Predicted 3D model of a 395-nucleotide RNA (Bacterial RNase P class A) from Thermodesulfobacterium geofontis. Taxonomically the source falls in Thermodesulfobacterium (Bacteria, Pseudomonadati, Thermodesulfobacteriota, Thermodesulfobacteria). The RNAcentral record of the sequence draws on ENA. Its mean pLDDT, the model's own confidence on a scale to 100, is 75. Its Rfam family is "Bacterial RNase P class A". The family's RNA type in Rfam is ribozyme. Its family is annotated with ribonuclease P activity, dimeric ribonuclease P complex and tRNA processing in the Gene Ontology.

RNA sequence: AGGGUUUAAGAGGUGGUUGCUUUGGAAGAUCUUUGAAAAGAGAUCUUCCAGGGAGGAAAGUCCGGGCUCCGCAGGGGAGGACGCCGGGUAAUACCCGGAGGGAGUAAUCCCUGGGAAGGGCCACAGAAAACAGACCGCCAGCGGCUAAGAGAGAUUUUUAGCUCUCUUAGUGCGGGCAAGGGUGAAAAGGUGGGGUAAGAGCUCACCGCACAGGAUGGUAACAUCCUGUGGCACGGUAACCCCCGUUUGGAGCAAGGCCAAACAGAGCCUAAGGGUUCCCCGCCCAAAAGGCUCAGGUAGGCCGCUUGAGGAGAAGGGUAACCUUCUCCCCAGAGAAAUAACCACCGCCUGAGGAUGUCUCAGGUAACAGAACCCGGCUUACUUAAACCCUGCCC
Numbered sequence: 001a002g003g004g005u006u007u008a009a010g011a012g013g014u015g016g017u018u019g020c021u022u023u024g025g026a027a028g029a030u031c032u033u034u035g036a037a038a039a040g041a042g043a044u045c046u047u048c049c050a051g052g053g054a055g056g057a058a059a060g061u062c063c064g065g066g067c068u069c070c071g072c073a074g075g076g077g078a079g080g081a082c083g084c085c086g087g088g089u090a091a092u093a094c095c096c097g098g099a100g101g102g103a104g105u106a107a108u109c110c111c112u113g114g115g116a117a118g119g120g121c122c123a124c125a126g127a128a129a130a131c132a133g134a135c136c137g138c139c140a141g142c143g144g145c146u147a148a149g150a151g152a153g154a155u156u157u158u159u160a161g162c163u164c165u166c167u168u169a170g171u172g173c174g175g176g177c178a179a180g181g182g183u184g185a186a187a188a189g190g191u192g193g194g195g196u197a198a199g200a201g202c203u204c205a206c207c208g209c210a211c212a213g214g215a216u217g218g219u220a221a222c223a224u225c226c227u228g229u230g231g232c233a234c235g236g237u238a239a240c241c242c243c244c245g246u247u248u249g250g251a252g253c254a255a256g257g258c259c260a261a262a263c264a265g266a267g268c269c270u271a272a273g274g275g276u277u278c279c280c281c282g283c284c285c286a287a288a289a290g291g292c293u294c295a296g297g298u299a300g301g302c303c304g305c306u307u308g309a310g311g312a313g314a315a316g317g318g319u320a321a322c323c324u325u326c327u328c329c330c331c332a333g334a335g336a337a338a339u340a341a342c343c344a345c346c347g348c349c350u351g352a353g354g355a356u357g358u359c360u361c362a363g364g365u366a367a368c369a370g371a372a373c374c375c376g377g378c379u380u381a382c383u384u385a386a387a388c389c390c391u392g393c394c395c
Base pairs, nucleotide, nucleotide: 001391002390003389004388005387006386007385008384009383010382012346013345014344015343016342017341018340020053021052022051023050024049025048026047027046028045029044030043031042032041033040034039055368059379060378062377063376064375065374066373067252068251069250070249079248080247081246082245083244084098085097086096087095088094099112100111101110102109103108113243114242118241119240120237121236122235135181136180137177138176139175142174143173144171145170146169147168148167149166150165151164152163153162189207190206191205192204193203194202208232209230210229211228212227213226214225215224216223217222256303257302258301259300265294266293267292268291269290270289273285274284275283276282310329311328312327313326314325315324316323317322347365348364349363350362351361352360353359
């Protein structure tokens, strides 16, 4: 200098001015309302005073809880989630520590019940992809065939030819082999001796592997060792179904609770009016209207709502995650939703100068992004720094 891995930190501080929003208090204006009045109550707006006002991820809404309602919660099943061991926690799929396996030169990272219950799948390439297989290759012990040689036989004799036997060489056929090559992510242990026609756990020794038993260490996962059995049987995939174990009720602050207009509705009262033969009484029907009461609960309002598994500091315990104790602090609560702008000083970063009195000057101070019931995680975003690893160059 380049590349990589992991971890940590940071999203400036104080003051002022202006603006937005909100809480409390005071004053004023308008409206409504109670009341005879004095006066009181409520709503809206304005002004003044005193305070509060986003995040480390508020995000994605992927896990886990609190809280609320439904369901009264016992058993079984389906479905979902999770899956080495121990610990942490309110809880988790999170975190911490460990175990085994794998990737990488390394720092470091990744994976985790069962493939010997059963089913499915394994592209391309390749001869063959799971009751293995035979393209090249190797072999010629066996059957066949070809060539050469030798011997024998039959035909009247010899040669040639024919038939049979033997030997040698070969292998287009039948066949034997699974060592070697080649294909693939993966091809059914490795090395050596024996064995064979050639070979092969075919056999043997050692190594490896599987299973069974035991000892030691460890809380455990597991590790190490010993003994025996077995020629080796059991390819991968469970993020395909499945099996085993553990666990799991549903819906969500638009949860849910309280108050409650207007219109419509129900009941009662007043009772005009109508009917009952003409009238009265009595009886029956009855609301255009007025009054009182009421249910549900719409508009709307209030609560839920922010003091919480809370934050900061100190001490102690623990390898750590985390836990305990003590002290201090109160830090948005909201409606489709305010949290902003500028200036000064300080801080921080970069560059230049001066030069070691850590000074002067210039520039920059962002990005990611925005609460809406609340927490704990995970993930994804932004800007830096440090440590470690590898490679190259220089001294």